[in-house]
RNA sequence: UUGGCUUAUCACUGGUGUUGCGCUUGCGUGUGAACGUAGGUGCAAGACGAGAGGAAAGUCUGGGCAACAUAGAGCAACAUACUUUCUAACGGAAAGGCGUGCAUUUGGCAACGAAUGUACGACAGCUAGUACCACAGAAAAUAACCGCAAAACAUAGAAAUAUGUUUUGUAAGGGUGAAAAGGUAGUGUAAGAGACUACCGCUUUUUUGGUGACAAAAGAGGCAACGGCAAACCUUAUGUGUUGAAAGACCAAAUAUGCAAGCGCAAUAUUUUUCUGUAAAACGUGGCUGCGUUUGCAGAAAAAUAUAAAAGGCUGCUCGUUGGAGCUUGCGGGUAGGUUGAUGGAGCUUGUGCGUGAGUGCAAGCCUAGAUAAAUGAUAGGCGUUUGUGGUUGAUGUAAGAAAUUACAGAAAACUGCAAAAACAGAACCCAGCUUAUAGA
Numbered sequence: 001u002u003g004g005c006u007u008a009u010c011a012c013u014g015g016u017g018u019u020g021c022g023c024u025u026g027c028g029u030g031u032g033a034a035c036g037u038a039g040g041u042g043c044a045a046g047a048c049g050a051g052a053g054g055a056a057a058g059u060c061u062g063g064g065c066a067a068c069a070u071a072g073a074g075c076a077a078c079a080u081a082c083u084u085u086c087u088a089a090c091g092g093a094a095a096g097g098c099g100u101g102c103a104u105u106u107g108g109c110a111a112c113g114a115a116u117g118u119a120c121g122a123c124a125g126c127u128a129g130u131a132c133c134a135c136a137g138a139a140a141a142u143a144a145c146c147g148c149a150a151a152a153c154a155u156a157g158a159a160a161u162a163u164g165u166u167u168u169g170u171a172a173g174g175g176u177g178a179a180a181a182g183g184u185a186g187u188g189u190a191a192g193a194g195a196c197u198a199c200c201g202c203u204u205u206u207u208u209g210g211u212g213a214c215a216a217a218a219g220a221g222g223c224a225a226c227g228g229c230a231a232a233c234c235u236u237a238u239g240u241g242u243u244g245a246a247a248g249a250c251c252a253a254a255u256a257u258g259c260a261a262g263c264g265c266a267a268u269a270u271u272u273u274u275c276u277g278u279a280a281a282a283c284g285u286g287g288c289u290g291c292g293u294u295u296g297c298a299g300a301a302a303a304a305u306a307u308a309a310a311a312g313g314c315u316g317c318u319c320g321u322u323g324g325a326g327c328u329u330g331c332g333g334g335u336a337g338g339u340u341g342a343u344g345g346a347g348c349u350u351g352u353g354c355g356u357g358a359g360u361g362c363a364a365g366c367c368u369a370g371a372u373a374a375a376u377g378a379u380a381g382g383c384g385u386u387u388g389u390g391g392u393u394g395a396u397g398u399a400a401g402a403a404a405u406u407a408c409a410g411a412a413a414a415c416u417g418c419a420a421a422a423a424c425a426g427a428a429c430c431c432a433g434c435u436u437a438u439a440g441a
Stems, first nucleotide, its partner, number of pairs: 001441002004383007012051002015048002018045012053424001057435002060433005065244004072319004077240005082096005097123001098121010124235002129233002132228002145174002147170010182200006201223001202221008248340004258331006267307012280295006312322003347366008385421009396409005
């Protein structure tokens, strides 16, 4: 990468046309019956073409799409973590860097390196802090069990010295362990020690190469900040809105805008209109009381605007925002039918260019399920694959033979007969990854 191919007959589910019969809408012609034309719809017949996967699985990730919604901030929570590149994006992929293990070769007294190949890496940080490291061991991070050395005292000894006790020095040697205060080789010391020297390691500066992580070289420093562990808590940097097609949208139909309880609201101000009252002001009328109109005042109703405001929503919490009179619980009643979302895409195939590669540019061609209890199956034949078994040819070998030759055995490969077998496994909004399963080629 592939994981059967093909022919015929019948069957199942969508799609696109056609024909016939019926119903119906618009327009035109007609006095009318009707006719023509453009549709819709029901039934029937028939034609053409299509119809599960590399994982359709897991539901672990990233997106598209839809709603919240007009759309935020902080905290919490969670995720990622070497560099560069690919991608719509990713916690994915490609190529590198560094580290560790194994193998081969190789430099060095040793410590420790070098090259090639291969496997793995959950690969930011252990001077920010807190915790843990069983057992063994003196001690697991404030070290001294055995040991080594010196001094004093005691005993033995002719003496050198030996043994024991105490004090001081020591961390080179031994033991325990996964790990014990950088390592090896020397100098030095009473014995030792980076105390000192060389090398390795560590920290750091500069130069060169590289897009970069880094690498190489040269110099400086006795350097310890003393081990491990962060898929321990944690710190740092970066990032993440929630839900999910049973999301959503639309149509039709039906009912009891039912009953009870609890918590709430019906508030305030302004403006306009209408009505009622009043008689404060003006005007008109009348000789005065009075009557009418307008304005004002008071009240009522209606409408509009503004403020306030619960439930609820965004969202795990807070702020904020939205919302704007209902909400919650119990009992009881009606409906659960249909359309859409729903398959033309970050799409596939072929050719060609660029790139180490993952991938990507250009050109041409193609349209390949859309169900809603869930569709693609059955029969017959041929070809192919694998396994088993038999036959023929067959390099060659053995035996016989003077030889020609005969007999037996017979690898690879080829041809041929028969039989058997065929893995993991079934879309449900779509795409890109990861993980898991997988006979055989």
Molecule: Bacterial RNase P class A
Organism: bacterium